[in-house]
Molecule: Bacterial RNase P class A
Organism: Ignavibacteriaceae bacterium
RNA sequence: AGUUCAGUCCGGGCAAUCGCUUUCCAUCUUUUAUGGAAGGAGGAAAGUCCGAACUUCAUAGAACAGGGUGCCGGGUAACACCCGGGAAUUACAGGAGCAAUUCUGUAAUUACUGAAAGUGCCGCAGAAAAUAUACCGUCCGGCAACUGUCGGAUAAGGGUGAAAAGGCGGGGUAAGAGCCCACCGCUCCGUUGGUAACAUCGGGGGCAAGGUAAACCACACCCGAAGCAAGGUCAAAUAGGGAAAUCGGUUUCCGCCAAAACGGAAAGCGGAGUUGUUCGCCCCGUAGAUUUCCGGGUAGACCGCAAGAUCAUACCAGCAAUGGUGUGGCUAGAUAAAUGAUUGCCAUCCGGUAGCUGCCGGAUACAGAAUUCGGCUUACAGGGCUGAGCUUUUU
Numbered sequence: 001a002g003u004u005c006a007g008u009c010c011g012g013g014c015a016a017u018c019g020c021u022u023u024c025c026a027u028c029u030u031u032u033a034u035g036g037a038a039g040g041a042g043g044a045a046a047g048u049c050c051g052a053a054c055u056u057c058a059u060a061g062a063a064c065a066g067g068g069u070g071c072c073g074g075g076u077a078a079c080a081c082c083c084g085g086g087a088a089u090u091a092c093a094g095g096a097g098c099a100a101u102u103c104u105g106u107a108a109u110u111a112c113u114g115a116a117a118g119u120g121c122c123g124c125a126g127a128a129a130a131u132a133u134a135c136c137g138u139c140c141g142g143c144a145a146c147u148g149u150c151g152g153a154u155a156a157g158g159g160u161g162a163a164a165a166g167g168c169g170g171g172g173u174a175a176g177a178g179c180c181c182a183c184c185g186c187u188c189c190g191u192u193g194g195u196a197a198c199a200u201c202g203g204g205g206g207c208a209a210g211g212u213a214a215a216c217c218a219c220a221c222c223c224g225a226a227g228c229a230a231g232g233u234c235a236a237a238u239a240g241g242g243a244a245a246u247c248g249g250u251u252u253c254c255g256c257c258a259a260a261a262c263g264g265a266a267a268g269c270g271g272a273g274u275u276g277u278u279c280g281c282c283c284c285g286u287a288g289a290u291u292u293c294c295g296g297g298u299a300g301a302c303c304g305c306a307a308g309a310u311c312a313u314a315c316c317a318g319c320a321a322u323g324g325u326g327u328g329g330c331u332a333g334a335u336a337a338a339u340g341a342u343u344g345c346c347a348u349c350c351g352g353u354a355g356c357u358g359c360c361g362g363a364u365a366c367a368g369a370a371u372u373c374g375g376c377u378u379a380c381a382g383g384g385c386u387g388a389g390c391u392u393u394u395u
Stems, first nucleotide, its partner, number of pairs: 001391010012346007020040008042366001046377002049375005054227004061279004066223005071085005086112001087110010113218002118216002120212003135158002137154007166184002169181003186205005192199002231303004241294007250267006268286004273281002310329008347364007
């Protein structure tokens, strides 16, 4: 200097004229109008994928069902998010080893508990796909019309496949096989280190029960529902309309009393609410509740509505996420939906021309608040900064 990757910031500026809107002040005819001042769409406002704040149900709970999460530790209001650590896998580079394999560095990915509780699935191909095998081949023996046929042994070699009863190197065998040995892998036990997930080291064992749970399932932990069109206040109007169906329509006691009527309590019965069901709880009724159809009125104003789990900055604690303390700040609140338009100059990029920094032309991304906040995912022309790796050049 170039290039690759990761992270992060900006993503147009200035001026003039006109226009829209919020709050405050002043004048004016209350409405209204005029003038002045301070403001007015993002890093994703998008997706609606998670978590909450807030509001209503509402006065608790339990069981079943249903849903979510899934290595360890920490952060947070909370989370499927973030930070740190561990493990596994992949790519590249360099080293060790006969080989299997393994070590270091860089980058990336992970839907990361359990297959020895059970059920299911693994198409086609292949001899055979898990209580799973002998197609080719190899070895031994017999027959023989000669390279064939029969019997036995075999799973090292080959074939099929994503995957075929651990792998490599030796010994052994008729030929072979964990049959045996060392190493790697697997599994069990123990020492040491670590909060833990795990890791190192040592010893024993069988070479055994494939893969798949982003299949059902098992285990552990967690979970009220609905949502600002939530919800609340004020005003106004109508027809307290008409028809039909279903359930139910009791008892006892007390007060008063001749009785009835009236009032109260309990039980029974009916109904509303409580996620989906049941129990329970609670409220109403005892002459009501629920459902369906026809017809009529209203749909206006205000609040919710922006001062917040808030922003900036300094110091402290922490590897970090983040937290604490101090100082300073207030930055849209529309309601058919405002936050803009035009002109000029500049900036950046692309192309052409000149050859000295000039001239001409074109372009300037993704995109638009609607209760708010913390995340994740997706889109983005161009420019800047930081870090790591690789290549080349110079010293």